[in-house]
RNA sequence: GGCCCUGUAGCUCAGCAGAAAGAGCAUUCGGCUACGAACCGAAAGGUCGGGGGUGCGAAUCCCUCCAGGGUCA
Repeated sequence: GGCCCUGUAGCUCAGCAGAAAGAGCAUUCGGCUACGAACCGAAAGGUCGGGGGUGCGAAUCCCUCCAGGGUCA
């Protein structure tokens, strides 16, 4: 340098064109307990890597840039 993959909550990931973006773990609060752990319930947390485009509508498609990984030389 060419090609391919990935980038979504603090972490691990789902969602691959439609309505208000989700799960598990972690965190906080409550319940339970003599106190904890475990368990049960609830809450908070995201401008979906940046920018642009297509479209009635984009996390999802296209272009470009950035970051990480793989592969070929």
Transfer RNA from Nitrospira sp., 73 nucleotides, folded computationally.
RNAcentral records the identical sequence in 2 taxa.
Its Rfam family is "tRNA".
The organism belongs to Nitrospira, within Bacteria.
Its mean pLDDT, the model's own confidence on a scale to 100, is 82.